[in-house]
């Protein structure tokens, strides 16, 4: 890089360095940004995907135990800390009847775990 599965309407700050763009891609919007964005570092926070630890009046069991499930914790591994993945787009559909509003799906993306 690729593949599989799950989630993506919630949540969460300061300081230092740097110095111009950034919000994934191309398109249309709309936001953030010299009152310093983006990026990097330090500390902190949020969260609960994986591991750990504890509990389990659930299920299985060859019943010492173990396995699956559920709950808690937040020690470790990631991740995240503007706006719904910022909105739309591609398809189907409902209501409107004027270019709107809603529902579902797909594609792509992000994160985690696993496989390769």
């Nucleotide at each position: 890089c690729a593949c599989u599965u799950a989630u993506c309407a919630a949540g969460a700050a300061a300081g230092g360095c740097u110095g111009a763009g950034g919000g994934a891609a191309a398109u249309g919007g709309c936001c953030c940004u010299g009152c310093g964005a983006c990026g990097c570092c330090u500390u902190g926070a949020c969260a609960a995907c994986c591991u750990g630890u504890c509990c389990u009046u659930g299920a299985c069991u060859u019943c010492c135990g173990g396995u699956c499930g559920g709950g808690a914790u937040a020690a470790g591994g990631u991740g995240u800390c503007u706006a719904u993945u910022c909105c739309a787009a591609c398809c189907c559909u409902g209501c409107a009847c004027a270019u709107g509003c809603g529902g579902g799906g797909g594609u792509a993306g992000a994160u985690a775990a696993g496989u390769c």
Predicted 3D model of a 116-nucleotide RNA (SAM riboswitch aptamer (S box leader)) from a Bacteroidota bacterium.
NCBI's taxonomy places the organism under Bacteria, Pseudomonadati, Bacteroidota.